[in-house]
RNA sequence: CCUUCAGGGCAGGGUGCGGCGUGCUGGUAGCCAAUUCCCGACCGGUGGUAAAGUCCACGAGCGGUUCUUUUUAAUGAAUCGCAGAUCUGGUUAGAUUCCAGAACCGACGGUAGAGUCCGGAUGAGAGAAGG
Numbered sequence: 001c002c003u004u005c006a007g008g009g010c011a012g013g014g015u016g017c018g019g020c021g022u023g024c025u026g027g028u029a030g031c032c033a034a035u036u037c038c039c040g041a042c043c044g045g046u047g048g049u050a051a052a053g054u055c056c057a058c059g060a061g062c063g064g065u066u067c068u069u070u071u072u073a074a075u076g077a078a079u080c081g082c083a084g085a086u087c088u089g090g091u092u093a094g095a096u097u098c099c100a101g102a103a104c105c106g107a108c109g110g111u112a113g114a115g116u117c118c119g120g121a122u123g124a125g126a127g128a129a130g131g
Stems, first nucleotide, its partner, number of pairs: 001131005012039003018032003041116002043106002045058004053104002061082007086102005108119003
């Protein structure tokens, strides 16, 4: 440098904002109705290291600034900021990584409030394999 690969997860229940509901109006029973709320369930990128969602570093997302091009904008590059979470005990030469126990975390937009649905994404990329 080239080619290919490179993210998983709501089972089962409860409630019902709201809608429908005799020809009209109001209302009741009833029906539909949150994978987002509640109980509960399930999931865990890449490199490092004694094997990691929680340690160190990186990637994806959002915003700002600068540069390139330029009528403008877009694209591309660089840079800065924001964006999460773990303890205890045991074993060992060595483990916040193994074993046991108990916890915690999860971008942006959409929608009845989302780690799991839909969307940007048949995208991008840390990196891995081969040549």